[in-house]
Background:
Predicted 3D model of a 348-nucleotide part of an RNA (small-subunit ribosomal RNA, central domain) from an uncultured Bacteroidota bacterium. The full RNA is in RNAcentral, with records from Greengenes.

Context: one part of a larger RNA
RNA sequence: UUGGGUUUAAAGGGUGCGUAGGCGGGGCGUUAAAGUCAGUGGUGAAAUCUUGCCAGCUCAACUGUAAACUUGCCAUUGAUACUGACGCUCUUGAGUGCGCUUGAAGUAGGCGGAAUGUGUCGUGUACGGUGAAAUGCUUAGAUAUGACACAGAACACCGAUUGCGAAAGGCAGCUUACUAAGGCGAUACUGACGCUGAGGCACGAAAGCGUGGGGAUCAAACAGGAUUAGAUACCCUGGUAGUCCACGCCGUAAACGAUGAUCACUCGUCAUUGGCGAUACACAGUCAGUGACCUAGCGAAAGCGUUAAGUGAUCCACCUGGGGAGUACGAUCGCAAGAUUGAAACUC
Numbered sequence: 001u002u003g004g005g006u007u008u009a010a011a012g013g014g015u016g017c018g019u020a021g022g023c024g025g026g027g028c029g030u031u032a033a034a035g036u037c038a039g040u041g042g043u044g045a046a047a048u049c050u051u052g053c054c055a056g057c058u059c060a061a062c063u064g065u066a067a068a069c070u071u072g073c074c075a076u077u078g079a080u081a082c083u084g085a086c087g088c089u090c091u092u093g094a095g096u097g098c099g100c101u102u103g104a105a106g107u108a109g110g111c112g113g114a115a116u117g118u119g120u121c122g123u124g125u126a127c128g129g130u131g132a133a134a135u136g137c138u139u140a141g142a143u144a145u146g147a148c149a150c151a152g153a154a155c156a157c158c159g160a161u162u163g164c165g166a167a168a169g170g171c172a173g174c175u176u177a178c179u180a181a182g183g184c185g186a187u188a189c190u191g192a193c194g195c196u197g198a199g200g201c202a203c204g205a206a207a208g209c210g211u212g213g214g215g216a217u218c219a220a221a222c223a224g225g226a227u228u229a230g231a232u233a234c235c236c237u238g239g240u241a242g243u244c245c246a247c248g249c250c251g252u253a254a255a256c257g258a259u260g261a262u263c264a265c266u267c268g269u270c271a272u273u274g275g276c277g278a279u280a281c282a283c284a285g286u287c288a289g290u291g292a293c294c295u296a297g298c299g300a301a302a303g304c305g306u307u308a309a310g311u312g313a314u315c316c317a318c319c320u321g322g323g324g325a326g327u328a329c330g331a332u333c334g335c336a337a338g339a340u341u342g343a344a345a346c347u348c
Stems, first nucleotide, its partner, number of pairs: 003320004007302002012316001014203004021196003025090007034083002036079008050067004055063001093193001094190003098185005105179007112155001116151008127136001163171002208249006218242001222238004260315006268293009297304002321348003330341004
C1' cells in the first nucleotide's frame, strides 16, 4: 500500500455550520464529441525476460535468428449507450409562503412557598453524634418549640418506560417580554437550488484559571475526635478554596446508543407523545417521534432486528500485536494547569 475491519476484541472525530474536493433526480437537444469504445498509422533503442528454430559443441552455459513483450504515448478516421460540458424543460429530492399546533428549547426581567443557616424576643430544661464513643455546642440558658426579621442557594408532590433542543453539551416552581425550532394539513410558489465534508469557524458537562461581586448549604485541602498493629482512609465534629452571579479564559469526560452523516429497500404484534381525523367527544386509519417483543437476515457470541449491528449507494473519520507511551522531542494554542499533534531505541 492493498485487503479486511471500527456496539463489547485495535478502531466513529464531543457536536454542528460550512470552504475546497468527491458524489448527485426525470425528459429533450447540441458537441469539427472532452472522458469512453473501435479501426488505421507512427513511436515505445539495444540487451534482458518468455516461446520456437538453426549453427557450433558429447551436452549445458553461451552465440545467432524469428515471434512475443514493452499493457504506454502521439496523430488520424469513425461510434454515441453511459459520464462530462452547454442550452431548454419537468416536479417526485430540497426549499419558501399560508393555516393549525407542540414542548423542562434559548435569553432577559419580575414574583412565590417549603427547607436550611443566622439574629432578636418568648416558653422551657439539657444537647448533639455513633456500631459504641469522643472531639464539638451548652447552665453566661444551648438543643427543641413559637413569633418576627435577614441572607443565599435549590425548586418537593405533579414526574413518566414522558417531553424539548440545527446537533452535542444540556434543559424542570410560577409568570411577562423577546428569540428560535419541530410536527401536521391543504397544496400556492422556486425549479435540483441536493448529500457528504480535508482544512476552517462556532458551540461544548464538571473541575480548574483571571478580575470584580456574593457566600445560606454542602464541601477538596486542613484541624481535631474515633477506629486500627498502623489509619496520611472509611465513621464523627468543625472547616477554607470551590459550589452561586457578571465578564474573560480553558477545550477536556465512560462528551456513551461505548453504534459518523445522508438516501433507498425489507415479516408481524403491542404500548406511548404531537398533529390530521365529517360537527362536540371518542374511534378506525394516517404522518412525524419515543419505547417493548419478534420473522427473515446478520453476528464469535451476547445480541441487533423499519430508530439495524439486515440488503445496497455516496462522502468523511479512524484501526493494523502487547509494553515502552498518549511518553520524549519539535511545533501550535494557553495566564497557568495543561491541551492538540505525536515517534524511536529497547523488550515480550